RNA sequence: GGACCUGUGGUCUAGCUGGUCAGGACGUUGCCUUCACACGGCAGAGAUCGAGGGUUCGAAUCCCCCCGGGUCCA
Numbered sequence: 001g002g003a004c005c006u007g008u009g010g011u012c013u014a015g016c017u018g019g020u021c022a023g024g025a026c027g028u029u030g031c032c033u034u035c036a037c038a039c040g041g042c043a044g045a046g047a048u049c050g051a052g053g054g055u056u057c058g059a060a061u062c063c064c065c066c067c068g069g070g071u072c073c074a
Base pairs, nucleotide, nucleotide: 001073002072003071004070005069006068007067010026011025012024013023019057028044029043030042031041032040050066052064053063054062
């Protein structure tokens, strides 16, 4: 330098045939439970989906470009 894969809450991830509020697990906060802790139950907060632009009535999803990570080729 070229090709391919990949980037979604604090962490791991689902969703990529475009269409309700982006879902789950762990973690976290509050409450219940206990003499207390743990376990368990209930409720909540937390991601505008790596950045920017485009297409579209509508984009995490399609297109372009850039950035980060990985694999392979040279």